[in-house]
RNA sequence: CGCUUAUAAAGAAAGACGGAGGGAUUAGACCCAACGAUGUCUUAGCAACCUGUGCCAACAAGGUGCUAAAUUCUAUCCCGAUUUAUCGGGAAAAGAUAAGUU
Numbered sequence: 001c002g003c004u005u006a007u008a009a010a011g012a013a014a015g016a017c018g019g020a021g022g023g024a025u026u027a028g029a030c031c032c033a034a035c036g037a038u039g040u041c042u043u044a045g046c047a048a049c050c051u052g053u054g055c056c057a058a059c060a061a062g063g064u065g066c067u068a069a070a071u072u073c074u075a076u077c078c079c080g081a082u083u084u085a086u087c088g089g090g091a092a093a094a095g096a097u098a099a100g101u102u
Stems, first nucleotide, its partner, number of pairs: 002101006013043005021032003026075004044067003049063003052059002071094001076091006
């Protein structure tokens, strides 16, 4: 890297560095950002996938992960409503994370 399985409208921010775009990719929408975003580091926290303790409930020590907005929303398919242009619901695809595997 690939494959399999599971999960996602819940939850959790301060400081330092740094200095321009960022929110995965393409398009559109919508947001964040010089009152300093994205990012990096430190500390703190959230969560409970794996390990651990425990009879269970649970705990949160270790391995990850995460700490704007639903994975920010839509895109493909199906169903429903309808003012015919939108709205609602479901499934998929893609991506993310965890565990396993060649």

A computed fold for a 102-nucleotide RNA from Pedobacter jejuensis, annotated as SAM riboswitch aptamer (S box leader). The coordinates come from a structure-prediction model, not an experiment, and the mean pLDDT is 84. It was read from a public genome assembly, where an Rfam model found it. Of the family's consensus pairs, 94% are formed in the model.